[in-house]
Background:
The part of an RNA shown here (large-subunit ribosomal RNA, domain II) has 683 nucleotides and comes from a metagenome. The full RNA is in RNAcentral, with records from SILVA.

Context: one part of a larger RNA
RNA sequence: UCCGGCGAGUUACAAUUACUGGCAAGGUUAAGGACAGAAAGUCUGGAGCCGAAGGGAAACCAAGUCUGAAUAGGGCAUUGAGUCAGUAACUGUAUACCCGAAACCGGGUGAUCUAUCCAUGGUCAGGUUGAAGUCACCGUAAAAGGUGAUGGAGGACCGAACACACAUCCGUUGAAAAGGGUGGUGAUGAACUGUGGAUAGGGGAGAAAUUCCAAUCGAACCCGGAGAUAGCUGGUUCUCCUCGAAAUAGCUUUAGGGCUAGCCUCAUUACAGUCUAACGGAGGUAGAGCACUGAAUACCCUAGGGGGCGUCAAAGCUUACCGAAGGUUAUCAAACUCCGAAUGCCGUAUAGAUGAUUAAUGGGAGUCAGACUACACGAGAUAAGUUGGGUAGUCAAAAGGGAAAGAGCCCAGACCACCAGCUAAGGUCCCAAAGUGCGUGUUAAGUGGAAAAGGAUGUGAGAUUUCAGAGACAACUAGGAUGUUGGCUUAGAAGCAGCCAUACAUUCAAAGAGUGCGUAAUAGCUCACUAGUCGAGAGAUCUUGCGCCGAAAAUGUCCGGGGCUAAAACACGACACCGAAGCUGUGGAAUCAUAUUUGAUAUGAUUGGUAGAGGAGCAUUCUUAACUGCGAAGAAGCGGUACCGUAAGGAGCCGUGGAGUGUUAAGAAGAGAGAAUGCCGGA
Numbered sequence: 001u002c003c004g005g006c007g008a009g010u011u012a013c014a015a016u017u018a019c020u021g022g023c024a025a026g027g028u029u030a031a032g033g034a035c036a037g038a039a040a041g042u043c044u045g046g047a048g049c050c051g052a053a054g055g056g057a058a059a060c061c062a063a064g065u066c067u068g069a070a071u072a073g074g075g076c077a078u079u080g081a082g083u084c085a086g087u088a089a090c091u092g093u094a095u096a097c098c099c100g101a102a103a104c105c106g107g108g109u110g111a112u113c114u115a116u117c118c119a120u121g122g123u124c125a126g127g128u129u130g131a132a133g134u135c136a137c138c139g140u141a142a143a144a145g146g147u148g149a150u151g152g153a154g155g156a157c158c159g160a161a162c163a164c165a166c167a168u169c170c171g172u173u174g175a176a177a178a179g180g181g182u183g184g185u186g187a188u189g190a191a192c193u194g195u196g197g198a199u200a201g202g203g204g205a206g207a208a209a210u211u212c213c214a215a216u217c218g219a220a221c222c223c224g225g226a227g228a229u230a231g232c233u234g235g236u237u238c239u240c241c242u243c244g245a246a247a248u249a250g251c252u253u254u255a256g257g258g259c260u261a262g263c264c265u266c267a268u269u270a271c272a273g274u275c276u277a278a279c280g281g282a283g284g285u286a287g288a289g290c291a292c293u294g295a296a297u298a299c300c301c302u303a304g305g306g307g308g309c310g311u312c313a314a315a316g317c318u319u320a321c322c323g324a325a326g327g328u329u330a331u332c333a334a335a336c337u338c339c340g341a342a343u344g345c346c347g348u349a350u351a352g353a354u355g356a357u358u359a360a361u362g363g364g365a366g367u368c369a370g371a372c373u374a375c376a377c378g379a380g381a382u383a384a385g386u387u388g389g390g391u392a393g394u395c396a397a398a399a400g401g402g403a404a405a406g407a408g409c410c411c412a413g414a415c416c417a418c419c420a421g422c423u424a425a426g427g428u429c430c431c432a433a434a435g436u437g438c439g440u441g442u443u444a445a446g447u448g449g450a451a452a453a454g455g456a457u458g459u460g461a462g463a464u465u466u467c468a469g470a471g472a473c474a475a476c477u478a479g480g481a482u483g484u485u486g487g488c489u490u491a492g493a494a495g496c497a498g499c500c501a502u503a504c505a506u507u508c509a510a511a512g513a514g515u516g517c518g519u520a521a522u523a524g525c526u527c528a529c530u531a532g533u534c535g536a537g538a539g540a541u542c543u544u545g546c547g548c549c550g551a552a553a554a555u556g557u558c559c560g561g562g563g564c565u566a567a568a569a570c571a572c573g574a575c576a577c578c579g580a581a582g583c584u585g586u587g588g589a590a591u592c593a594u595a596u597u598u599g600a601u602a603u604g605a606u607u608g609g610u611a612g613a614g615g616a617g618c619a620u621u622c623u624u625a626a627c628u629g630c631g632a633a634g635a636a637g638c639g640g641u642a643c644c645g646u647a648a649g650g651a652g653c654c655g656u657g658g659a660g661u662g663u664u665a666a667g668a669a670g671a672g673a674g675a676a677u678g679c680c681g682g683a
Base pairs, nucleotide, nucleotide: 001683002682003681004680005679006678011094012093013092014091016089017088018087019086020085021084022083023082026050027049028048032044033043034042035041054061055060064076065075066074067073097235098234100232104225105224106223107222108221109220115199116198117197118196119195120194121193122192123191124189126158127157128156129154133150134149135148136147137146138145162186163185164184166183167182168181169180170179201217203213204212205211210219238617239616240615241614242613243612248261249260250259251258252257262367263366264364265363266362267361268360269359270358272357273354274353275352276351277350278348279347280346281345287339288337289336293333294332295331298328299327300326304322305321306319307318308317309316370395371394372393373392374391375390377388378387379386400411401410402409415588416587417586418585420584421583422582426578427577428576429562430561431560435575438573439572440571441570442569448564454549455548458546459545460544461543462542463541464540465539466538467537475533476532477531478530479529481506482505483504486500487499488498512527516525517524589607590606591605592604593603594602595601596600618672620669621668622667623666624665625664626663627662629661630660637656638655639654640653641652643650644649
């Protein structure tokens, strides 16, 4: 990992509701007893319980009663169905659908491991160092002291056994649930070790680490309370049919739990409900506005303040300062409004549409983590596949077609069958179903097939305007002068460093007191401007379509790919076709309604579905009854098989097997497995 078997809403009592049955203003027995007994049972037994009357705290009264001074008012009653069983559902109490803690408590068992202690034994190769003391000599007044011997101390030294475990390598489903290799530390000591004994879990022991107490230690192990508890995780077994949610509000030591409501379903009852139009309402949003509250701009005017002058003070004068209020101009606001929609909301003895969509009561739920998209908002950074409300949609619980691929986007809601048709979104060169289709334009960037501010004689369309056969624009030829080197400044300043003037003047076809380059300053080149040559358009601005640059990233190039340029791109227009589980066609099934009517037809509508509610069935084991069924002329089981049923499933036949077993009608359950890191067995 697979296969087989086992494996989870049960049982008792009580309440509620529904259905079925008995009796009915009544219904019913319990314990006990009697009979009969294998057991079941039958007959008694009316104690008790429920109902037939309520009101009041009660006394008490009673179809009424309580409150009350009340004969008032008001509250609760009165206007007739219960009860006893059975069945089903659900709730409560019990283990209460199953498995699962870590823990807590009680009683015991452990110191053969290990910690400490007690008693009694044992062990430590070899080598080194050489303390005290002693002796001898020297020395001293005596000492002290010195030298040499002797001596053999030490938690002394080196190093085996022995003990330990510091480094590293290997081992890591190991040779080993702690080891092996190579080195290392202690090795006469607080040393190591044998045997026997002591200390026990709220405890012991501890050179102290939450360390050890039998591979178990922040509280050992065994059995019991015990099926502890688990608002938590996992699992929970056959089929078909009808309907079909929620992820919200309030409260909660509450937030991943619950309760009530909301939304779903079933039953009963009632007769409403919804939409559109019209009409009548409430309201202060969008917008707008500045009349209020605030914010905010410029100017004018002007109280007041500051500065200056004024002889200290004052009056007064003044001011390129600040400036309330007022005026003019131009603005802003979720918590501003003199105004003010569209929608939405409420109502109607109006009209139309729809047709069970509505409400009440009762039984049963599930839901309380929601997600994205669009629109209008708050928070955030007018960030997020972010977060919180609102309205709508989809997903959740929805398959199908499209978007290459994709829960939430676009189209569209799958009862079943079909080798039939029409369409939606989206498409029609090939992959790949359908136009290498038509008409008119655009784009040259592979733009299409990612992006901004900004930039540019890209190119198309439109508008306005200037110049132009009295010759424009471009090009070429020629000129581009004089007063004058304008004045000032300056070392110099001559058109061209700078300042002033430049609407100076003259000669002219024309020529600036000068557009650039240039010089130290001149010079030189050039432009404006003019003439000639040439001969027809040339410039400027604005709006707009499609393009260009701006444009750097990590597996592979931003079309799904190939590939595409009078497109297979883009815009506009008309046509054809493809394209889905949509719609249609043909056949079939079920549900509901209606009508015939009394069992089946006809017509119409419907039939996606998680949690969940409701309905109908299949299979397994056993019991009762019938068939007084089947079976050695072969039961069950197993293997094969082209049959039947909407499904769970059910037959027939053949083989195997070798002794039990079926159908029908009821009943009762140890009643259905693929999942639980399920349990047991096997491969």